RNAcentral holds the full RNA, with entries from ENA.
The part of an RNA shown here (small-subunit ribosomal RNA, 5' domain) has 521 nucleotides and comes from Parabacteroides sp.
Taxonomically the source falls in Parabacteroides (Bacteria, Pseudomonadati, Bacteroidota, Bacteroidia).
The coordinates come from a structure-prediction model, not an experiment, and the mean pLDDT is 82.

[in-house]
Context: one part of a larger RNA
């Protein structure tokens, strides 16, 4: 001088555009952050019809006046249908994305750069083909019953694209012979035969939307290598699943991954191994560069979800708002037993020098489910709060010497302030009024938002501090103070003429900010 996620004194007129718990990954009231789908499937409820029993108002026919026949309202009750209608459950998909955090980790975590002849892949695309034919249950419901609750239990009965044989099988799987090509060691790829083995799902408003095998794609992951990655030798020896072989087991897969037997090996002064600090990178700061520093926002990649441990569904997880088990905290209890997890978005306590609103909306851009209308979305949009940062505007502009008044100085003549004011003439950027009034949506749909923008009218009016003045380093005088009070980044000021303390003139910088503090170049 330059930077900053700053924070503290003083002060503040506005707009856009970013940002905004660096501290205790401390503990959390409350509300909301993942639902969807009745075009999977039975139930149950409302609505409307229509048929049927039950009663029977009214009107009409007959009467031997006693009563008979006939119509069939409203009500009650079954029974079928329909439906842009709900929806507890069964069932599908999707809660592995999307958001937050940096605790842990020095490591194939990341970065580059390669390799799988050792792998997987849900929904999307593209190709082939095929869906024929049956069974048994089981929620929900009813009944009974346990329990303070949470939450079950038993017994019936039932549906489905839930489950479960069966048939039907090739280019698929696994084996066994074989024959060609090839390459990088273990291989690998073709083709021919036998042998064993595995499928479906219907729905429906007829336009569709789905199902099952298998191959390709694409997307996404896994898993191995070559190199890079901080600091301590006042850490020098490490290491028994350790190194490596064989069987066996285990994964999508390769491997001591695991396991039994056998062998003695591996790793280290080119720093092993132990300790100490850290997520990593792209980029961000400076800097001519070289390097040094850092890793807020924004992107990619990891690793976590009270703290440890575990699998289970699944195509994807050991899974923040799914299970189990332990452990600490909290909270209900009828003391038997239960329940919970903000390091999502608001907010609360606490710690802190510090850091915000329990807002508004799906209009949009993306998600997820749906065939679709549509639903849900604290991702995202958007608005409030902070001069935290950056940038951009304004706080008037000409004119104007009687150099007015005050103030401050003086050698008392004067001299600064100062064209500064004041007067006179102008103009309206912001701000305020007032009318118009968007794009951002494509046919409808706009949270922002009567918002940005426009126009009109009005008024210099509503808008400047804040450091500094000895030398560095731009700026000087007058008073009080007298080594006191204080000042100070260094040198150093101050002990009676202090341009250095304090206050006031006056000047200098930089301006909605200035100044200190901290870090880093």
């Nucleotide at each position: 001088g330059g930077a900053u996620g700053a924070a503290c004194g003083c002060u503040g007129g506005c707009g856009g555009c970013g940002u905004g718990c660096c501290u205790a990954a401390c503990a959390c009231a409350u509300g909301c952050a993942a639902g969807u789908c009745g075009a999977a499937c039975g139930a149950a409820g409302c609505a409307c019809u229509u048929u049927c029993u039950u009663u029977g108002a009214u009107c009409c026919c007959c009467u031997u006046c006693g009563g008979g026949g006939g119509u069939g309202a409203a009500g009650a009750g079954g029974a079928a249908g329909u439906g842009a209608c709900u929806u507890a459950g069964u069932g599908g998909c999707g809660g592995a994305c999307g958001g937050g955090u940096g605790a842990g980790u020095a490591a194939c975590g990341c970065g580059u750069g390669g390799g799988u002849a050792a792998c997987c892949u849900g929904c999307c695309u593209c190709a082939u083909a095929c869906a024929g034919g049956g069974g048994g249950a089981u929620a929900a419901c009813a009944g009974c019953u346990g329990g303070a609750a949470a939450c079950g239990g038993c017994u019936g009965c039932u549906a489905a694209g839930a489950c479960c044989g069966c048939a039907u099988a090739a280019a698929a799987u696994a084996g066994a012979a074989c024959u060609g090509a090839c390459g990088c060691a273990u291989g690998u790829c073709a083709g021919u035969u036998c042998u064993a083995u595995c499928a479906a799902a219907u729905a429906u408003u007829c336009a569709u939307a789905g199902g099952u095998a298998u191959g390709a794609g694409a997307u996404g992951g896994a898993c191995c290598c070559g190199c890079g990655u901080c600091u301590g030798a006042u850490u020098a020896g490490c290491u028994a699943g350790u190194u490596g072989g064989u069987g066996g087991g285990g994964u999508a897969a390769u491997a001591g991954c695991c396991u039994a037997c056998c062998a003695a090996g591996g790793c280290g002064a080119c720093g092993a191994u132990c300790a100490g600090u850290a997520g990593c990178c792209g980029g961000c700061u400076u800097g001519a560069g070289a390097g040094a520093g850092u890793g807020a926002c924004c992107g990619g990649c990891c690793a976590c979800a009270u703290u440890g441990g575990g699998a289970c569904u699944g195509a994807g997880a050991c899974a923040c708002g799914g299970c189990c088990c332990a452990a600490a905290c909290u909270c209900c209890u009828a003391c038997g037993g239960g329940a919970g997890g903000c390091a999502g978005c608001a907010g609360u306590g606490g710690g802190g020098a510090a850091u915000a609103u329990u807002g508004c909306a799906c209009a949009a851009u993306g998600g997820g489910g749906g065939a679709a209308a549509c639903c849900c979305u604290g991702a995202u949009g958007c608005a409030g709060c902070g001069a935290c940062g950056c940038c951009g505007c304004g706080u008037g502009a000409g004119u104007g010497a009687a150099g007015a008044a005050g103030u401050a100085u003086u050698u008392c003549g004067g001299u600064a302030u100062g064209u500064a004011a004041a007067g006179c003439u102008c103009u309206a950027u912001c701000a305020g009024c007032a009318g118009g009034g968007a794009a951002g949506a494509a046919a409808a749909u706009g949270a922002c938002g009567g918002u940005a923008c426009c126009u009109g009218a009005c008024u210099a009016a509503g808008a400047a501090g804040c450091c500094c003045c000895g030398g560095c380093u731009a700026a000087c005088u007058a008073c009080g103070u007298g080594c006191c009070a204080g000042c100070a980044g260094c040198c150093g000021c101050g002990g009676u003429a202090a341009u250095a303390c304090g206050u006031a003139g006056g000047g200098g910088g930089c301006a909605a900010g200035c100044g200190u503090u901290a870090u880093c170049c």